[in-house]
Context: one part of a larger RNA
RNA sequence: UUGGGCGUAAAGGGUCCGUAGGCGGUUUAGUUAGUCUAGUGUUAAAUACCUUUGGCUUAACCUUAGGAGGGCGCUGGAAACUGCUAAACUAGAGGGCGUUAGAGGUGAACGGAACGCACGGUGUAGGGGUGAAAUCCGUUGAUAUUGUGCGGAACAUCAAAAGCGAAGGCAGUUCACUGGGGCGACCCUGACGCUGAGGGACGAAAGCCAGGGGAGCAAAAAGGAUUAGAUACCCUUGUAGUCCUGGCUGUAAACGAUGGAUACUGGCUAUUUGUAGUGUCGACCCUACAAGUGGCGAAGCUAACGCGUUAAGUAUCCCGCCUGGGAAGUACGGCCGCAAGGCUAAAACUC
Repeated sequence: UUGGGCGUAAAGGGUCCGUAGGCGGUUUAGUUAGUCUAGUGUUAAAUACCUUUGGCUUAACCUUAGGAGGGCGCUGGAAACUGCUAAACUAGAGGGCGUUAGAGGUGAACGGAACGCACGGUGUAGGGGUGAAAUCCGUUGAUAUUGUGCGGAACAUCAAAAGCGAAGGCAGUUCACUGGGGCGACCCUGACGCUGAGGGACGAAAGCCAGGGGAGCAAAAAGGAUUAGAUACCCUUGUAGUCCUGGCUGUAAACGAUGGAUACUGGCUAUUUGUAGUGUCGACCCUACAAGUGGCGAAGCUAACGCGUUAAGUAUCCCGCCUGGGAAGUACGGCCGCAAGGCUAAAACUC
């Protein structure tokens, strides 16, 4: 290489967009590049392969004659498939119309509970904390209770196996702008499609830079305990940070540990959304279909666990990745980054 794999054994890129490339629906006509077929030429000899002749006692070995295969060129033919050219179609894809659900995104304004602080009232000796304590707060009046004001962050109940989003993720209310999806009957375009090396964009938390903000929480730090010790677990404090604006970083058990697309292959049940129908004055329920989200399971698959129309079943296309453990996702080099570091990525040696 042929081949085998990627839920959990090594292995799906964090996600999407998209360049080159690869692959690609139905019909007709043409062409003959691929393809198939017949003939022919060539592929020196020797060697090698098959059949055969002879020589060493045989064989290996040497030797005679013939043959074969593949490659390449030329000529003739075939036209199903692939390609190409032309014309057409509507089942893929897209657009229009109507309707519809939603924490999808961005910006602004507003709201109540809780918490903290400041000031005032009532009130007096404790409060807080723990397994028990202490550090700590309090007669300069705490804790408790009440009134007013200020501040920042997060939005209880509704809430759900629910919904939306490509993923990360998204939840108080209202307004403005805005992306995507579902369903329905028709109309339009007419294969415009799928995937996607490079590339680009987005990308939790933590971290970094600049400027704000800072209630609560809280790495670091300090003190009190515990303990043989206690650089911890517990307690009292507490700074970065957590929040906002702009920029960077580009990683996660970024998980469904399951790449994307298309088609096919029994069902039962729950739930979300839409449409149609029967019944009904109506609400509502029932039935059917479509699109999601779950549970259980035929066949089948799987080493087993399990998966099972949301496949890990049956197939096709395209991309990514794996090849014993450690050394190591490290060194070196390169690219990126302010840095932290990221991406790419070995070997010696060892078992």
The prediction has a mean pLDDT of 86. Predicted 3D model of a 351-nucleotide part of an RNA (small-subunit ribosomal RNA, central domain) from a Patescibacteria group bacterium. It matches the Rfam family "Bacterial small subunit ribosomal RNA". Its family is annotated with ribosome and structural constituent of ribosome in the Gene Ontology.